[in-house]
Molecule: transfer RNA
Organism: Minisyncoccia bacterium
């Protein structure tokens, strides 16, 4: 220096243009003598700037950051 892949929520992952969504965790309730377990709410997230679209997690440039090849 070039290519590819991957970045989403506290952790592990969906979601292939059209309201971001699941488990775990956390927080309150219920239920139990209590605690666990269970059930029920409920908090929390699209790496960054731009662009293209009526509309972008999604596609297009750059840029940061992990990882793999090449040289």
């Nucleotide at each position: 220096c070039c290519c590819c892949u991957c970045g989403u929520a506290g952790c592990u992952c969906a979601a292939u243009g059209g309201u971001a969504g699941a488990g775990c965790a956390g927080a309150c309730g219920a239920c139990u003598u209590u605690u666990a377990a269970u059930c029920g709410u409920u908090c929390g997230a699209c790496g960054g700037u731009g662009g293209u679209c009526c509309g972008a997690u999604u596609c297009c440039a750059c840029c940061c950051g992990g990882g793999g090849g090449g040289a």